[in-house]
Molecule: c-di-GMP-I riboswitch aptamer
Organism: Desulfosporosinus sp.
RNA sequence: AGAUGAAAAAGGUAAACCCGUUGAAAGACGGGGACACAAAGCUAUGGGUCUAAGGCUAUACGCUAUGACUGCCAGGUUGCCACU
Numbered sequence: 001a002g003a004u005g006a007a008a009a010a011g012g013u014a015a016a017c018c019c020g021u022u023g024a025a026a027g028a029c030g031g032g033g034a035c036a037c038a039a040a041g042c043u044a045u046g047g048g049u050c051u052a053a054g055g056c057u058a059u060a061c062g063c064u065a066u067g068a069c070u071g072c073c074a075g076g077u078u079g080c081c082a083c084u
Stems, first nucleotide, its partner, number of pairs: 001084002004082002012037002017032006035071001041077003045074003048069003054064003057060001
């Protein structure tokens, strides 16, 4: 430096589900729990997805993010071990 991750070691994260807290909701946080993950670390920057309190008017199974999701994809950025 890598556009590499077969085997190994040290550790790390923690889906579904259950309980509690919080929130209008989506969701978030804490505890339990492991489906998985080499960035499943960080960042809502681009796309995408979810929600719709408030607002809007067409009053509807309506529209709308100022609310969310990085464990949907890409970008940015930092990094362990091994290999080359």